[in-house]
Formats: sequence, C1' cells, structure tokens
RNA sequence: CUACAUCCGGGCGAUGGGGCUCGCCUUCGACCGCCGACCGUGGAAACGGGACAGCUGAUGGCUCCUGUCUCGAC
Repeated sequence: CUACAUCCGGGCGAUGGGGCUCGCCUUCGACCGCCGACCGUGGAAACGGGACAGCUGAUGGCUCCUGUCUCGAC
C1' cells in the first nucleotide's frame, strides 16, 4: 500500500419524532409501495419508462407521542 474478515461509528429499510430490537449498506452503496391504462422492446411470456388514473399504511418489527380518518359516550 492492497485484498478479505470482525468490531465500533455512520447511513438505509414507500408519510413525523422518541426508546428497544432485526436486517442491509458503508460511497454512489443500502433504499425509493401496489393495481390498471398508455408508450418502447419482444413471436409470446416478460422487462423497462413517464408529467396518466386509482388504492393501502405515520412501524423493517414492538411500543409511546404527534398528525390524520371512522364510530360511540360525556
């Protein structure tokens, strides 16, 4: 100096924050939801794309708070 492994730190896991915990990534890497129509490639299956249309959820998981929605009571 290079490569690999482990640990710590940092970051990420489709809408906010705190605690605990799991997984992944650690440099252009983890991550960037689903359905339908449309466009492009393709014999088809399928893949990709976007400024189209619609749908679910504040969690990766548990829990608390905040925000929002529905129902009921005072």